The part of an RNA shown here (small-subunit ribosomal RNA, central domain) has 352 nucleotides and comes from an uncultured bacterium. Rfam family: Bacterial small subunit ribosomal RNA.
Context: one part of a larger RNA
RNA sequence: CUGGGCGUAAAGGGCGUUCAGGCGGGUGAUUAAGUUCGCUAUGAAAGCGCCGGGCUAAACCCGGCGAGGCUGGCGGAUACUGGUCAUCUGGAGUAAGACAGAGGGAGGUAGAAUUCCGCGUGUAGUGGUGAAAUGCGUAGAGAUGCGGAGGAAUACCAGUGGCGAAGGCGGCCUCCUGGGUCUUAACUGACGCUGAAGCGCGAAAGCACGGGGAGCGAACGGGAUUAGAAACCCCGGUAGUCCAUGCUGUAAACGAUGUGGACUAAACGUUCGCUUUCCGCGAGGGAAGUGGGUGUUGAAGCUAACGCAGUAAGUCCACCGCCUGGGGAGUACGGUCGCAAGGCUAAAACUC
Numbered sequence: 001c002u003g004g005g006c007g008u009a010a011a012g013g014g015c016g017u018u019c020a021g022g023c024g025g026g027u028g029a030u031u032a033a034g035u036u037c038g039c040u041a042u043g044a045a046a047g048c049g050c051c052g053g054g055c056u057a058a059a060c061c062c063g064g065c066g067a068g069g070c071u072g073g074c075g076g077a078u079a080c081u082g083g084u085c086a087u088c089u090g091g092a093g094u095a096a097g098a099c100a101g102a103g104g105g106a107g108g109u110a111g112a113a114u115u116c117c118g119c120g121u122g123u124a125g126u127g128g129u130g131a132a133a134u135g136c137g138u139a140g141a142g143a144u145g146c147g148g149a150g151g152a153a154u155a156c157c158a159g160u161g162g163c164g165a166a167g168g169c170g171g172c173c174u175c176c177u178g179g180g181u182c183u184u185a186a187c188u189g190a191c192g193c194u195g196a197a198g199c200g201c202g203a204a205a206g207c208a209c210g211g212g213g214a215g216c217g218a219a220c221g222g223g224a225u226u227a228g229a230a231a232c233c234c235c236g237g238u239a240g241u242c243c244a245u246g247c248u249g250u251a252a253a254c255g256a257u258g259u260g261g262a263c264u265a266a267a268c269g270u271u272c273g274c275u276u277u278c279c280g281c282g283a284g285g286g287a288a289g290u291g292g293g294u295g296u297u298g299a300a301g302c303u304a305a306c307g308c309a310g311u312a313a314g315u316c317c318a319c320c321g322c323c324u325g326g327g328g329a330g331u332a333c334g335g336u337c338g339c340a341a342g343g344c345u346a347a348a349a350c351u352c
Stems, first nucleotide, its partner, number of pairs: 003324004007306002012320001014201004021194003025088007033081002035077007048066007091191001092188003095184005103177007110154001115149007125136002162169002206247003210243002215241002220236004258319006266297014301308002325352003334345004
């Protein structure tokens, strides 16, 4: 140096972007660095292979020849890899036209509902539960009508639906803005893939500062339940949940399945394009075909099984990450990041 693996047994980094590195399409020419062949130098002895010999034999020992290893020099070969030059269009990108979408940011606005406040009507209950009680109510509650305030979330549409790299995204309107798909095949001409570091994004909770606070609601108080009840149920309720700015950087961040590419039976949905065609006055609807997404069933194959199966866990290639018995432990120590909470990196003794 070499092994076997990573959906559920240990194991895919939460996600993206990218410097270095690794890998890289077709054709022609050139070079000869890698590669390969010959010669040569080097390659102590022992060891190894062959031959011969010595102990009665073997082990062991002795002699001869050879091979093996590293590197240099000279010369040759040119398929592959690399370098250089030229060229190509299939990979990749650009352009033009069209399309769908809760993709992102900012501002505005609408209606329903809860709560609170004011006024009116009205009178004894209301609320809650398995049953109750605490609570609220004759200082007029609950119910009901009108008016007002304020915050948060957007019923129906809604879908096994759509968009996004992931986290995630849902009323409506305006502005700014990212990505994608299809068609044409006009342009560039390998410009590509992956990606240790680095950088950025990253639910919820939490932290800092300033606002806001309707509902909900850790903590907390009370009522029940119970042997007890630090709970489950009920009445209240602070932080928080919301906004702005900064931090934190984690998750069952899950498809528990890294990214990109190629190839490999069928069938049925759904969504967004395109082509042809049929029906219809039209709006529109249907069929066939063809691309992009998202699902279901299933062949071969794979799998320990479960299952996966063109969205692979099949057959292969490139690159990255990770695993190597359980506990100790994702801990200690050290380092580093953080305001803190803590994060990242990451052992050993001992033990089974």